Predicted 3D model of RNase P RNA and transfer RNA as a complex of 414 nucleotides.

RNA sequence: UGAGUAUACUGGACAGUCGCCGCACUAUCGCGAAAGCUCAGUGUGGAGGAAAGUCCGGGCUCCCAGGAUCGUGGCGCUGGGUAACUCCCGGUAAGGGUGACCUUAAGGAAAGUGCAACAGAAAGGAUACCGCCUGAAAAGGUAAGGGUGAAAGGGUGAGGUAAGAGCUCACCGGCAGUCUGGUAACUGGCUGGCCUUGUAAACCCCGCCUGGAGCAACACCGUGGGGGGAUAAUGGAGAUCCGCAAUCCCCGGGAGGUGGCUGGAGCUUUCUGGAGACAGAGAGCCAAGAUAGAUGACUGUCCUCGACAGAACCCGGCUUAUAGGUAUACUCACUUA
RNA sequence: GUGGAUGUAGCUCAGUUGGUUAGAGCGCUAGUUUGUGGCACUAGAGGCCGUGGGUUCGAGUCCCAUCUUCCACCCCA
Numbered sequence: 001u002g003a004g005u006a007u008a009c010u011g012g013a014c015a016g017u018c019g020c021c022g023c024a025c026u027a028u029c030g031c032g033a034a035a036g037c038u039c040a041g042u043g044u045g046g047a048g049g050a051a052a053g054u055c056c057g058g059g060c061u062c063c064c065a066g067g068a069u070c071g072u073g074g075c076g077c078u079g080g081g082u083a084a085c086u087c088c089c090g091g092u093a094a095g096g097g098u099g100a101c102c103u104u105a106a107g108g109a110a111a112g113u114g115c116a117a118c119a120g121a122a123a124g125g126a127u128a129c130c131g132c133c134u135g136a137a138a139a140g141g142u143a144a145g146g147g148u149g150a151a152a153g154g155g156u157g158a159g160g161u162a163a164g165a166g167c168u169c170a171c172c173g174g175c176a177g178u179c180u181g182g183u184a185a186c187u188g189g190c191u192g193g194c195c196u197u198g199u200a201a202a203c204c205c206c207g208c209c210u211g212g213a214g215c216a217a218c219a220c221c222g223u224g225g226g227g228g229g230a231u232a233a234u235g236g237a238g239a240u241c242c243g244c245a246a247u248c249c250c251c252g253g254g255a256g257g258u259g260g261c262u263g264g265a266g267c268u269u270u271c272u273g274g275a276g277a278c279a280g281a282g283a284g285c286c287a288a289g290a291u292a293g294a295u296g297a298c299u300g301u302c303c304u305c306g307a308c309a310g311a312a313c314c315c316g317g318c319u320u321a322u323a324g325g326u327a328u329a330c331u332c333a334c335u336u337a
Numbered sequence: 338g339u340g341g342a343u344g345u346a347g348c349u350c351a352g353u354u355g356g357u358u359a360g361a362g363c364g365c366u367a368g369u370u371u372g373u374g375g376c377a378c379u380a381g382a383g384g385c386c387g388u389g390g391g392u393u394c395g396a397g398u399c400c401c402a403u404c405u406u407c408c409a410c411c412c413c414a
Stems, first nucleotide, its partner, number of pairs: 001333010012302007020046007030037002048308001052319002055317005060214004064243001066242005073209004077091005092106001093104004107205002112203002114199003129146002131142004154172006173195001175192005181186001218259004226251006234245002252413003266285008303306001338410005344404001347363004356394001365381005387403005
């Protein structure tokens, strides 16, 4: 200098005018007799890193704050973090990359069942097609070789044999037992018999977790408050049983307000513990809260000319979209000293 | 906002427990028939199953992500 990896941050700036939503106040203008004010004025706050998708987890609220059994669904190497998680951190194994580093739904196929189309003799405790061997033939032995297939019953070599074969041996892979190190996953060694197809994002088994619905939840005030039908052999927050007694459908009527609503597993900073996720302590701070739904428009100056995109109960994550810019650590290649 | 469903030929829909080259009706094209057109008959074309990735020997089907379209919701109760 070029190419790249990981992590973190940023996401036009300043000034003026008009307007919108919330909160506080009433000296002045406005309304009002006054108190006071949604209306007038003054002051002040006013979108994001994803506010998005709604994919997970939790708070909160209700459903009968009922009991028992079953089922359903989810997760799945290992240790930790957390309110909790399918998230995060550290580690292991496997795979990829020259490397920094990245990826992984990563339990069990030796509990059982299913499936493996076509091709092939055969698709799984091998009914041997061709070939090889024995034999006169019938028949038998043989998984070495051929061919098929995604996959052919451990692999390579030597011995052995009628021909062959873990039949025997050496090495390698796998399995079981045992020992070393490690909390564990796992790792390394020794011994043994000789070997066991793939698929669980098929059923299933094992371990752990799991009731359902959602702020249009729900509570209160106000308006309205009628008619008909179905089910007790019924109804529900999956099923059944018991307790409990209600549940559903059609027509009709009403549709306003208040709370929930934002001070919270909160933010900033310092210190301590830890390898890290994170935890603890001290100090400081209060930063949207609408209900047809507020952030806009215009003008001026400047620059690198501005991407994706707009809160609706709240938080922790994940995923997806995103112009450009910045910082730190590291890797590879080339050049120069 | 919350919950749920949907996507396969031009249109409306099938597609079983993952298996060879994904079907049906209407429509379209060509031919036969007819004086011509329709009807009828015969034949044919038209699909990467919304998109991207994964599992598997193999995916319309199973899993994950993403996009489009549609539906329901309050009170009396």
Rfam match: Bacterial RNase P class A. Rfam classes the family as a ribozyme. From the family's description: Ribonuclease P (RNase P) is a ubiquitous endoribonuclease, found in archaea, bacteria and eukarya as well as chloroplasts and mitochondria.